[in-house]
Predicted 3D model of a 325-nucleotide part of an RNA (large-subunit ribosomal RNA, domain IV) from a Bacteroidota bacterium.
The coordinates come from a structure-prediction model, not an experiment, and the mean pLDDT is 88.
Its Rfam family is "Bacterial large subunit ribosomal RNA".
Context: one part of a larger RNA
RNA sequence: CCACGGUUAAGGAACUCGGCAAAUUAACCCUGUAACUUCGGAAAAAAGGGUGCCCCUCUAGGGGGGCCGCAGUAAAAUGGCCCAGGCGACUGUUUAUCAAAAACACAUGGCUAUGCUAAAUCGAAAGAUUACGUAUAUGGCCUGACACCUGCCCGGUGCUGGAAGGUUAAGAGGGGAUGUCAGCGUAAGCAAAGCAUUGAAUCGAAGCCCCAGUAAACGGCGGCCGUAACUAUAACGGUCCUAAGGUAGCGAAAUUCCUUGUCGGGUAAGUUCCGACCUGCACGAAUGGUGUAACGAUCUGGGCACUGUCUCAACCGUGAGCUCG
Repeated sequence: CCACGGUUAAGGAACUCGGCAAAUUAACCCUGUAACUUCGGAAAAAAGGGUGCCCCUCUAGGGGGGCCGCAGUAAAAUGGCCCAGGCGACUGUUUAUCAAAAACACAUGGCUAUGCUAAAUCGAAAGAUUACGUAUAUGGCCUGACACCUGCCCGGUGCUGGAAGGUUAAGAGGGGAUGUCAGCGUAAGCAAAGCAUUGAAUCGAAGCCCCAGUAAACGGCGGCCGUAACUAUAACGGUCCUAAGGUAGCGAAAUUCCUUGUCGGGUAAGUUCCGACCUGCACGAAUGGUGUAACGAUCUGGGCACUGUCUCAACCGUGAGCUCG
């Protein structure tokens, strides 16, 4: 000097990003137990008291009397507690070896496909899974207990349906054109059939264009100007644009840049926290919205108890290092 363990005056979080670590608490019996609540819980809430040994008695649970110690759950093992908020309902699952969570899953809800040789998936096929199941079933996607709810937009993209018209492939079709060559012509040239090359019109499916539907499909959900008898504000009016202009609820939020917004609470003092306000840079309704008892090795703020975390360090034990030998 380090590691591990133990003790400590007075104070008691002043330490620190943060009570990290440590300490407190602890077993059993009795009393007692709040808000809130889905009436089950919360709850071992909290807060208190008791506990050894000997004798007598008893309805065997208990009751009475006595004894010792600083101390009787005498050792070991063995919950610290409370208040408020965020997130996720919950028990579960996860990055084997830096992340256990607010991530995943979940019961619930919805949409969608599928009538059975099902859809979907694997395979070149045979075939197999689904399923020896049959729409109260199976697959896909989203949401995520429960309570109250889930607004407007189908213009774009997608999906579903429609089939009048436009466009449209291979193919069918073959008007015509060209080459060649009997024949005709003095020649220039013309030129049947055949063969070869080319090929117009016309017919021709799905798709696309088109017409509808569909948002718990992908997604989207405005601007400017004026106006009330103080001022301010604008219930109201005008105008432009849009498919439609954000409803309920919530809101400086896991979302707020300006920002340590402003006000209130808590502190002597609070960029965090809690309650409000609304000026929402850039919340918002199953990419779910808002609440919510219970739960959480979750995150945030506060308090009680407790302590070597600290003021401020000291001592002891064990082991290593170091010095000397």